A computed fold for a 716-nucleotide part of an RNA from Methanomassiliicoccus sp., annotated as large-subunit ribosomal RNA, domain II. The sequence was found in a public genome assembly. The organism belongs to Methanomassiliicoccus, within Archaea. Model confidence (mean pLDDT): 84 of 100.

Context: one part of a larger RNA
RNA sequence: GCCAUGGAGUUCUAUUCAAUGGCGAGGCUAAGAGGAUCAUCCUCGGAGCCGGAGGGAAACCAACAAGUCCGCAACCGCAAGGUGAGGGACGAGGUGUGCUCGCCUGGAGUCAUUGGAGGGAUACCCGAAGCCAGUUGAUCUAUACCUGGGUAGGUUGAAGCCUUUCGAAAGGAAGGUGGAGGACCGAACCGGUAAUGAUGUGCAAAUCUUUCGGAUAACCUGGGUAUAGGGAUGAAAGGUCAAUCAAAGCUGGAAAUAGCUGGUUCCUCCUGAAACUAAUCGCAGUUAGACCUCGGUGGAGGUAGAUCGUGUGGUAGAGCACUGAUCGGGGGCUUAGGGGAAGAAAUUCCUCGGCCCCCUGUCAAACUCCGAACAUGUGGUCACCGUAGAAGCCGGGAGUGAGGGCAUCCGGGGUAAUCUUGAUGUCCAUCAGGGAAUAAACCCAGCCAAUAAUUAAGGUCCCCAAGUUUCGGUUAAGUGUAACAACAAAGGGCGUCUGUAGUCCAAGACAACUGGGAGGUGAGCUUAGAAGCAGCCAUCCUUAAAAGAAAGCGUAACAGCUCACCAGUCGAGAUUAUAGGCCCCGAAAAUGGACGGGGCUAAACCGAACACCGAUAUUAUUGAGCACCGCAAGGUGAUCUGGUAAGGAGGUGACGUGCGUGGGUAGAAGCUAGGCCGUGAGGUCUGGUGGACCGCGUUCGUAUAAGGAUCAUGGU
Repeated sequence: GCCAUGGAGUUCUAUUCAAUGGCGAGGCUAAGAGGAUCAUCCUCGGAGCCGGAGGGAAACCAACAAGUCCGCAACCGCAAGGUGAGGGACGAGGUGUGCUCGCCUGGAGUCAUUGGAGGGAUACCCGAAGCCAGUUGAUCUAUACCUGGGUAGGUUGAAGCCUUUCGAAAGGAAGGUGGAGGACCGAACCGGUAAUGAUGUGCAAAUCUUUCGGAUAACCUGGGUAUAGGGAUGAAAGGUCAAUCAAAGCUGGAAAUAGCUGGUUCCUCCUGAAACUAAUCGCAGUUAGACCUCGGUGGAGGUAGAUCGUGUGGUAGAGCACUGAUCGGGGGCUUAGGGGAAGAAAUUCCUCGGCCCCCUGUCAAACUCCGAACAUGUGGUCACCGUAGAAGCCGGGAGUGAGGGCAUCCGGGGUAAUCUUGAUGUCCAUCAGGGAAUAAACCCAGCCAAUAAUUAAGGUCCCCAAGUUUCGGUUAAGUGUAACAACAAAGGGCGUCUGUAGUCCAAGACAACUGGGAGGUGAGCUUAGAAGCAGCCAUCCUUAAAAGAAAGCGUAACAGCUCACCAGUCGAGAUUAUAGGCCCCGAAAAUGGACGGGGCUAAACCGAACACCGAUAUUAUUGAGCACCGCAAGGUGAUCUGGUAAGGAGGUGACGUGCGUGGGUAGAAGCUAGGCCGUGAGGUCUGGUGGACCGCGUUCGUAUAAGGAUCAUGGU
C1' cells in the first nucleotide's frame, strides 16, 4: 500500500418552540402503597407544580363576561349591499407620582409522546505539551565513605652521600653513587582526536577500521554503603539520576483543557447564502444586525425599470471674485535697510529690496464668482409583480463574518506588481456546456431526460466539423498566421503603395551628351605678389542666345579644370513640400524549439459579399418532477427544473419487537453469473454453489448505513 472487521451528534436532566393526542378554568401527579397473568401493566396517592391578575424598588393598591367604528375569510343577496368569528383603530379600566409616558386588562391552559434548538453533564469522535497528588528507582550514571585489586618494558637522572681537585674561607668543579618527578617513550588498562572514512531497514537504538590522548596518578577498578524529583549529584556541559531530564519513571485526578488540525457512514425533491456593519484583552474566536430557510399571521398594495414635474448636491470642467502660489510691464508709497553718484555737510538723486494698485500671462486634494453629466428625496403617468395572497409582522432553524478576478472611477506605490485601500457593476466562490492549443473568474451561454433541427461566440488547407469561396487592394519582411492576458519603445529609412498642395513642361521640361561661358579688366585698395577665388571696399558698363568684378577645385602669383547662365541634340513627363497605409532598422541569455503543430506568399493584412460548420443557447415532439387550479377526470406554467455552507419535505436499507400472514431437504440463509423493475437509495427473477433456516404486511424501538480520520485490530 491493499483486504476484512470495528469506527464518530448519544443518554440523563431542567428549559424553549412546533406537530399530534387527552382533559379543559382547569390540567398533571411525584415519592410511596396495594394488586396482578410480575422490569410491562391495573388501582390508589393532590404532598407539590403550572395556569387562573397585574403594576410598583417598596409600602401598597388592584382590572372590559362588550361602549363605538373599520373590516378579511365566510354566509345572505340578481345586484347595490348587509351581517361579519378571528384581526385592526378608538374608548374605558388597573398600577407606577402620570388620559402627551411605561407595563397590564374583554378567560386557555395543562399533561403526555415525537421532533428542532440551546444550558449542565465526557456531550460528535480521535489528538497535546503540561498541572497536581501518591508512590518506585543511584544493578546505568554523578559524588562521597568503607574494604580489596591493578599498572609489560625502556628513557631521563633532582636532593642526599662518597672520592678527587681548586680556594685563606665562603664555596666551586669533575667523576662516581643515588633513584626524585600530577617527568619522558610505550603495552595492559582508561579514553575517544582526525578521516567530518565505513555503517546508517547497521554487527550495533552510538558499532567497525586506521589514526590519536593519558598510562605512579587530581590514575584505573571489584564488592559494600549513602544522597531522590523543585529533590539529589555536578573540576559546571543544564551535565547525570536505569536507551527517559530546563524538573525521572509509574499509577491516579482524567474521557484535564484545546477559540487549533484531521475525520464524521443511504437516496430523491424544494429553496438557497456569506466573506459586510457594530462591539469585544478583539483580529485563527464570539455576540448582535444584514443576507438564507421553514411555519404562522396578515389582507392590498409593492417595486429593481422608463418618463415628466419639483427639490437636494459642489464633483468633472472652468475660473481667479476669496485663501494661497505666480510671468512680464507700468505707477504709487516706504526711506527702517544694502549698493552707487553729487556735495564741505545737511541733504538730494539712481538702483536693489518690501508693501499696495493697474494691465498682462499662469497654478491648487485640504481655493471657488461659477458649474455639468450624474446620483438622490418626493409626486404623477407607464411598465412589471400581487386576492392562484404581494408588502408588512411574529416565531423555529441556520450558515457566514480569511474572499478573489475583471471593467470603470479615485487614493497609496514608481500614472510598478497575480501589489494595496475604497466605490459601482459583474462573474468565480457555489456554474456545467461551446470558444480562447492548454486555462476559477476573458468571449458566447445559465445544464430535468430523450430525439431532431437552427444558431451564438469562434471558425471553414491538414491534424479538425465547415470555402484551397467571390471581388478589390496591401505586404516580400516567413512581416504575419496572437481579441484581452503571454505579443517591445524613442528615433531613423531614395523599401513600397495612396492622397493633398505647389512649381516647370511640345514656344520642348528633368537627366545625359555636344558647344559657348566673352570684353572694359590683372576693377579699386592692400600686399613681396593678390590677376574672379588670403583680406578690405565697391559690385558697374559693353557685346550678346548667354556668361557672377564670380559658387567650387587649383597656383608662390599666373596658368588650368568645373559651376551658375545660354544654345543645340533628345522627346514626355519632371520636381518640391506635406499627410496616411503596409514593411524595414532599432532587437542581446544561457540543453535544440515553437504561429497549438504541420505548414502557408496566402492558409498573412485591409475593405466588401455570399455560403457553410459550430453549444446542455433557441425551436419542435414525447416523457418525468415541481408549483398552482379543480371533488375528480383533467388542465395551466412566455415568466418553473444548475447549486457549496445551510434550512425544509418525502423515502430506501440494517438489527430487533407485538400482531397478522407465508416460504423451506422436491433445497433456507449466504456466495456467485446473468435478466428485469424503480429518477434513486434499492427491489425482484433464473441458473450454479451451499446444506438449514428465512421472509412479507403493519406497530413500536435502535450501540442502524463507511473510502477516507499519518484511524484501531488482524491478515497479506
Record summary: Rfam family: Archaeal large subunit ribosomal RNA. Gene Ontology terms of the family: ribosome and structural constituent of ribosome.